The RNA shown here (c-di-GMP-I riboswitch aptamer) has 81 nucleotides and comes from a Candidatus Bipolaricaulota bacterium. It was read from a public genome assembly, where an Rfam model found it. The organism belongs to Candidatus Bipolaricaulota, within Bacteria. The prediction has a mean pLDDT of 83.
RNA sequence: GACUGAAAAAGGCAAAACUCCGGAAACGGGGUCGCGCAAAGCCAAGGGUCCUUUUUGUUAAGGGGCAGCCGGGCUACCAAG
Numbered sequence: 001g002a003c004u005g006a007a008a009a010a011g012g013c014a015a016a017a018c019u020c021c022g023g024a025a026a027c028g029g030g031g032u033c034g035c036g037c038a039a040a041g042c043c044a045a046g047g048g049u050c051c052u053u054u055u056u057g058u059u060a061a062g063g064g065g066c067a068g069c070c071g072g073g074c075u076a077c078c079a080a081g
Stems, first nucleotide, its partner, number of pairs: 003081001004079002012037002017032006035068001041074003046070002048066007
């Protein structure tokens, strides 16, 4: 340095629900909480999916969301082997 994640330590993140705020919506931010996570850190220029506008007939184009759906890129803590 690469693979890997068995045991452990230090710490980290935070689903659903409830609540306050923002948004037309998808959804985002704060709080409580703790389903889970070894990348559940970042990237939406791959696929998927959700909202929306126009067209219109179930399609196309535009705009927006989701990274905790899959794949990929970049970066990172600890450690048996």